[in-house]
RNA sequence: AGAGUUUGAUCCUGGCUCAGAGUGAACGCUGGCGGCGUGCCUAACACAUGCAAGUCGAACGGAGUCUUAGGGGCUUGCUCUUAAGACUUAGUGGCGCACGGGUGAGUAACACGUAGCUAAUCUGCCCCAUAGUGGGGGACAACAGUUGGAAACGACUGCUAAUACCCUAUACUCCGCCUCUACACAAGUAGAGUCGGGAAAGUUUUUCGCUAUGGGAUGAGGCUGCGGCCUAUCAGCUAGUUGGUGGGGUAAUGGCCUACCAAGGCUAUGACGGGUAGCUGGUCUGAGAGGAUGAUCAGCCACACUGGAACUGAGACACGGUCCAGACUCCUACGGGAGGCAGCAGUGGGGAAUUUUACACAAUGGGCGAAAGCCUGAUGUAGCAACGCCGCGUGGAGGAUGAAGGAUCUAGGUCUGUAAACUCCUUUUAUAAGGGAAGAAAUUUGACGGUACCUUAUGAAUAAGCGCCGGCUAACUCCGUGCCAGCAGCCGCGGUAAUACGGGGGGCGCAAGCGUUACUCGGAAUCACUGGGCGUAAAGGGAGCGUAGGCGUUCUAUUAAGUCUUGAGUGAAAGCCUGCAGCCUAACUGCAGAACUGCUCAGGAAACUGAUAGAAUUGAGUAUGGAAGGGGUAGGUGGAAUUUCCAGUGUAGGGGUAAAAUCCGUAGAUAUUGGAAGGAAUACCAGAAGCGAAGGCGACCUACUGGGACAUUACUGACGCUGAGGCUCGAAAGCGUGGGGAGCAAACAGGAUUAGAUACCCUGGUAGUCCACGCCCUAAACGAUGAACACUAGUCGUUACGGAGCUAGUCUCUGUAGUGACGCAGCUAACGCAUUAAGUGUUCCGCCUGGGGAGUACGGUCGCAAGAUUAAAACUCAAAGGAAUAGACGGGGACCCGCACAAGCGGUGGAGCAUGUGGUUUAAUUCGAAGAUACGCGAAGAACCUUACCAAGGCUUGACAUGUUAGGAAUCUUGUAGAAAUAUGAGAGUGCUAGCUUGCUAGAACCUAAACACAGGUGCUGCAUGGCUGUCGUCAGCUCGUGUCGUGAGAUGUUGGGUUAAGUCCCGCAACGAGCGCAACCCUUGCCAUUAGUUGCUACGAAAGGGCACUCUAAUGGGACUGCCGGUGACAAACCGGAGGAAGGUGGGGAUGACGUCAAGUCCUCAUGGCCCUUAUGUCCAGGGCUACACACGUGCUACAAUGGUGAAGAACAGCGAGUUCCGAAGCCGCGAGGCGGGGGUAAUCUCUGAAAUUUCACCUCAGUUCAGAUUGGAGUCUGCAACUCGACUCCAUGAAGCUGGAAUUGCUAGUAAUCGCGCAUCAGCAUGGCGCGGUGAAUACGUUCCCGGGCCUUGUACACACCGCCCGUCAAGCCAUGGGAGCCGGGGGUACCCGAAGUCGGUAGGCUAACCGUAAGGAGGCCGCCGCCUAAGGUAAAACUGGUGACUGGGGCUAAGUCGUAACAAGGUAGCCGU
Repeated sequence: AGAGUUUGAUCCUGGCUCAGAGUGAACGCUGGCGGCGUGCCUAACACAUGCAAGUCGAACGGAGUCUUAGGGGCUUGCUCUUAAGACUUAGUGGCGCACGGGUGAGUAACACGUAGCUAAUCUGCCCCAUAGUGGGGGACAACAGUUGGAAACGACUGCUAAUACCCUAUACUCCGCCUCUACACAAGUAGAGUCGGGAAAGUUUUUCGCUAUGGGAUGAGGCUGCGGCCUAUCAGCUAGUUGGUGGGGUAAUGGCCUACCAAGGCUAUGACGGGUAGCUGGUCUGAGAGGAUGAUCAGCCACACUGGAACUGAGACACGGUCCAGACUCCUACGGGAGGCAGCAGUGGGGAAUUUUACACAAUGGGCGAAAGCCUGAUGUAGCAACGCCGCGUGGAGGAUGAAGGAUCUAGGUCUGUAAACUCCUUUUAUAAGGGAAGAAAUUUGACGGUACCUUAUGAAUAAGCGCCGGCUAACUCCGUGCCAGCAGCCGCGGUAAUACGGGGGGCGCAAGCGUUACUCGGAAUCACUGGGCGUAAAGGGAGCGUAGGCGUUCUAUUAAGUCUUGAGUGAAAGCCUGCAGCCUAACUGCAGAACUGCUCAGGAAACUGAUAGAAUUGAGUAUGGAAGGGGUAGGUGGAAUUUCCAGUGUAGGGGUAAAAUCCGUAGAUAUUGGAAGGAAUACCAGAAGCGAAGGCGACCUACUGGGACAUUACUGACGCUGAGGCUCGAAAGCGUGGGGAGCAAACAGGAUUAGAUACCCUGGUAGUCCACGCCCUAAACGAUGAACACUAGUCGUUACGGAGCUAGUCUCUGUAGUGACGCAGCUAACGCAUUAAGUGUUCCGCCUGGGGAGUACGGUCGCAAGAUUAAAACUCAAAGGAAUAGACGGGGACCCGCACAAGCGGUGGAGCAUGUGGUUUAAUUCGAAGAUACGCGAAGAACCUUACCAAGGCUUGACAUGUUAGGAAUCUUGUAGAAAUAUGAGAGUGCUAGCUUGCUAGAACCUAAACACAGGUGCUGCAUGGCUGUCGUCAGCUCGUGUCGUGAGAUGUUGGGUUAAGUCCCGCAACGAGCGCAACCCUUGCCAUUAGUUGCUACGAAAGGGCACUCUAAUGGGACUGCCGGUGACAAACCGGAGGAAGGUGGGGAUGACGUCAAGUCCUCAUGGCCCUUAUGUCCAGGGCUACACACGUGCUACAAUGGUGAAGAACAGCGAGUUCCGAAGCCGCGAGGCGGGGGUAAUCUCUGAAAUUUCACCUCAGUUCAGAUUGGAGUCUGCAACUCGACUCCAUGAAGCUGGAAUUGCUAGUAAUCGCGCAUCAGCAUGGCGCGGUGAAUACGUUCCCGGGCCUUGUACACACCGCCCGUCAAGCCAUGGGAGCCGGGGGUACCCGAAGUCGGUAGGCUAACCGUAAGGAGGCCGCCGCCUAAGGUAAAACUGGUGACUGGGGCUAAGUCGUAACAAGGUAGCCGU
């Protein structure tokens, strides 16, 4: 620091997602040790049990126990008693219990933070100072007795002490009233004086206490400025409310409370209301600014079962106190009582989830005490938990037959891997044994703890997992699975070769942890202060006027609020940062420093902003002048046209459309002439020309009226700009009332169109359009561009008003204002904008933050309504979008080509047959090919074979290959069984080569047997492949290098002007060149020459022989190149015409097929990966099938006849080819197919081989025929082991359909179509097919409008699987969230009223009453009771708000293959869109 994801690709906009850090975490798998931390985030839910606040006998009276001493009773060790001492402590009393500890419910507040104020205050214990501590008195607990109650707890009588209580003396300084003085406007402060009021406690040796006053310290109360959440779909709130006076109350100010008076107070700088929330130091993140957060530690606040209340006290309205009410729990003898873990442990519950009912007061601290000491779940420790951070370990060194195993493999190897084994070494940790702290200061005192640590021993011994490996993102292979199972953070993987699923091996990362989930910040400049935008991506308000606010010209002076600077105070500690230090190190901790960016105060500066004062004129405005204008309002006046009416002429149509019809017309239309009526709109002028703020404004005249520009001087003197709210205007449609209504025209009706046509088209036609008044307030209200000001190259128009000049014009130059075009810099994602900015700056306003849901719901406001405005959420997707690029496409455009159409000729489609396919059938009808580009295709030839199929019979190392062993020559003849394969016999035969000669051995070929490696497969996948092929298409295209342009995809070149069959060539050009294609080179054909002549030819005389001129053969050359001439063209390329020539513009034909497309075809030609079969999916064999047959299609043959058929051995003329398992002559036989025959031929020699159409003569005479030949019967021939299924041919007989073929469709442009025959391959035999050959031999092409295909340029696009595209809405189905909803159930507040506990306060005098007064009676005072105010809880009532739920209902979203149409994207087939 970025990355992935929208596209075919690109740039941009924009969201989503990831990589980082973090956590009081949880979950999954795993788990050795130690240190330091941390540990109910949920139910402020309920709590069993134990503990968490006591202490003081040196305040007091008792009681008890013990010791000593004395005495009594006396069973001499028991009891009673006296005195003294020690110990214990229920009660009185003092201090503490308001600290410490917990929790975060409430609280949006002076609660918190920060800075101040308190002369408006209090403060126990502590410290300092001064003074004092005299004299009296009366009680109450305890205790004793009686007594109530189950208990808790009391009641009555009696006795008693005190540092308990009371009275009194004294008290300058204290408090209060008053008087005076000083400072003083006042408030107040200080001082003086009279009067009144107010203290005390003892004990003792000092000490320790107590009292008064003043001061300090500490702690607390109160007030104020500023700061920190969301919501305006909360806009008005407020009666103690705001202020005053009197009074009360408090430690103290104050409506804090009360009575009276006044009517104020707060609020857009957000009052009031609602929601949420303890605040802070800090913590996490971040470069920072910020954002999020508020566990542990620390400061403050609030709370203590819920609500209310006070008492005591220095301090509480009190966590382990009291009273009351409520809910809950417990005890009960039913009468009554008890309780409050949000203290420490612990329990239940909730939850994804959070520990021991431990030890100790040794340390630190707290309470009491004179002290010893006691208490202390504060605290210090231990336990549990990988919850976090930090440290350590699980061994180290050597060790290559690179072991085994595993995995993979191209079978060789490679990886795991020095890893292991093995050898040597070490002992951190662990275990065992021994020693053993610091923490303790200052005599004692150690929970932790026999812990840390040290020493010794044993022995590699006790110790590695988790996640990931498609990209992002480090890390790859095998097997399994087969859109299944599953994965997934995003993009996305999985449909038989998955680096993405699951497993194995291997690898990568981290490591006692590793992953996942959740949450926060970051990345996100994705709310933009730092640091974004608004023409088209989301975003400028429809326009103006103007309030608040914000901002604001020049000069001078003053001031010092902002600003800058200096100093001071504060900013707690901890934390962060830096340095040093302590635990072995680190985490952790200590010390010091820095920092704490803030606030306050004081001093200083005066440029800028502000304020005040004075001046100025350039901003702004006013006056004057002559011009321009569809600016506005009102009134009036025209002409043209449409329509209607009246009248005339006139006759059969008119009208309308692509074509029609509805419609009008013989009752006289349309047309035409004249007249009348009425309404609306104003031709030409007219122009991206004018005016207006926008909407908008168009005949002419008049009146009234607004604004702008120009020019001139004069005046005012910043009066300005913008503008939240507000107000006004605001097209069309629409609404209300009243008019008006010619034309047009929603709705509606009819006619067409159509599958339908609630549309487009036509005929009609009502609202409306028009006027007046009143509403509505929206538009794609657009320049999709807010307003104002300033600055920044130009050129050319145009409107208005000026100036200057001359040559005086329809002139030139120039100024200001408006309005257009082009264009530089600059900007922009690009398109584009460009002095009329989208450039450069300033000021102010409005608006945006992914798409959908949705401009919707609810609520509010406005409206008569329609509706407008303001304006969400749930849910859902990973995109939605802008501009540009290159394609493809268009029922877009321009140009061009092709048997593409047209012009012609002949066919197909109808018939019969042949052949292929589909379908059906079958045991099998083997398989493949499927629009063009499958279908006489693979197949250049299925009777067996072929053959792959079917049923039956066999074989299992196999029909075929290689290797091993053993035997045998090979081979031939022959029998039996069988359909054959095969099985089983008999006989003959002993070879070849080498080693030394035999014997013998070895070897090669071949045969047999055995076992195993293996063979074999026309089994699957052409969507795993190679090779080959089809098609676009023999179309003219397809690209590259360098350069240039563009951010880029890309462009340029290759476009343009011509031309061509051609990207062929020429010219031009930011291109210059090049490659694959085109063309040419190749073959063939047409002319000629040369050479060569056998089997060819023959001018010699048939043959022989001769000859090689000719024909021909086959080799080499020539020839044609727009070369020549004329014209056109741009002086080009080229085209047109002509000459010559056998041939003329590529002479004809062929071979040759660019980059690529169709996952085109082929695993059944061959090759090949993977998968599958292995006594079978292999192999052998005989038979059957591929030849089936209701039917459908393709391709052909033969015909339908006279341009014909038949006969006549009538007559004539080819070429390509083939031939030894072959072609087969002559001759003879047969009606014929053919047979006999075998001359000749290995081929220019012989044979196939008599070509046919043609032609001559004759017959047929338009018929289902002398046409046509299917079908069938009979008889044969040939091939072949074999013609039954299932061959071809011949003869005789038979003689079907068919008389030129519907819609539709096909081939062909010249030696072509058409027509005629011939040959060849395959092949034993079998062609109407295929491939070739020659014979005869036409017609037509005006032309490119249309159909099809193609090329190039351009245009639009929402397409990219590319129009066989994309895509919209209703309906139907499922799921999800949500609005409305008769209602139903809650919740929190407010209002009114009722009731009203405890309690304070006030009142009262019914009862009681120790201290004081009084001789007494009695009084003062007190307590109880009673009354009143206030008031918690409770109750009643009507509204409002809010949440849940609800039959039914509305739309919305999502969901591989539902229905109906086809609205949009191309001119999307009616241009689209916006408002109504």
RNAcentral holds the sequence, with entries from ENA. The RNA shown here (small-subunit ribosomal RNA) has 1476 nucleotides and comes from an uncultured bacterium. Its mean pLDDT, the model's own confidence on a scale to 100, is 84. Its Rfam family is "Bacterial small subunit ribosomal RNA". Rfam links the family to the GO terms structural constituent of ribosome and ribosome.